[in-house]
RNA sequence: GGGACCCUAGCUCAGCGGGAGAGCACUUGGCUGAAGACCAAGGUGUCCCGGGUUCGACUCCCGGGGGUCCCA
Repeated sequence: GGGACCCUAGCUCAGCGGGAGAGCACUUGGCUGAAGACCAAGGUGUCCCGGGUUCGACUCCCGGGGGUCCCA
C1' cells in the first nucleotide's frame, strides 16, 4: 500500500427496512442466623461518527474512525 470481516446494554452476542433484544453480570425484595444457591421484579442503550436513499434506517449505499486477520 491492497483485500476480507467486525463495531448494538457493564461483558459475550442476536436482530438485517416498520416493536432495540437474549444469556451472564448488576440493583431491589423474598428465603437464610449470615452468605451462596433459588424465587419475584427492574433495561440501565447517542445501535462508532457524518452524509445519502426511503414515507420510514441498527439494517441498504458513500465517506471517515477503531479492531482482527490475509496478501505485498